[in-house]
This record gives sequence, C1' cells and structure tokens, in this order.
RNA sequence: UAGCUCAACUGGUAGAGCAUGGCAUUAAUACUGCCAGGGUUAGGGGUUUGAUUCCCUUU
Repeated sequence: UAGCUCAACUGGUAGAGCAUGGCAUUAAUACUGCCAGGGUUAGGGGUUUGAUUCCCUUU
C1' cells in the first nucleotide's frame, strides 16, 4: 500500500480479509458457495539488470 483493516520472507510478477457487483441457492430475504471489478505503494529525485523494500528531499 484497494472503499476499510492489514500482508508482501533482509531487492525478484503487489496479495488477503471485510465491503461492493454478478451468478447459484430460496416462495422471498438472510446465510452459504463460486466468480469479478478495484492500486501512479503520499509527491519528487538517486542507486540497481530489477525498488513497497536501500539512500536523499518535500508536506
């Protein structure tokens, strides 16, 4: 750091729960199950083949 709460193993494809939408289920709702959408990782710069991760800077 996703709408909210939080992960990301000493740098190697950014994930989970809740919420939201759809479908199944039900007479209907709820519950439950499956699927989907959603991210400029506060902004800028540097190092590196590669930065959420290391360094500097701004609020």